[in-house]
RNA sequence: CAUCGAAAGGGCAAACUCAUCGCAAGGUGGGGACGCAAAGCUGAGGGUCUAUUUCCAUUUUGGAAUAGAUAGUCUGGCUGCCGUGG
Numbered sequence: 001c002a003u004c005g006a007a008a009g010g011g012c013a014a015a016c017u018c019a020u021c022g023c024a025a026g027g028u029g030g031g032g033a034c035g036c037a038a039a040g041c042u043g044a045g046g047g048u049c050u051a052u053u054u055c056c057a058u059u060u061u062g063g064a065a066u067a068g069a070u071a072g073u074c075u076g077g078c079u080g081c082c083g084u085g086g
Stems, first nucleotide, its partner, number of pairs: 001085003005081001011036002016031006034072001040078003044075003047070007055063003
């Protein structure tokens, strides 16, 4: 550097729950394991979700814009373990 995939050593932690932060989506810590071979990091592109507001349509509500969230939604970028080969 390439490749293999979880045998060994291990790692992470869904739902739910308690506390806490946030208008919210959701985040953080403890408990807890549905699962994961990058379920490590990264908000670059798409998707999805939330809020706000000038606007447009409007019975409801929807559209647009802006800000935020989501990495366990997909793609991308960076990094990483064992073995094998160079």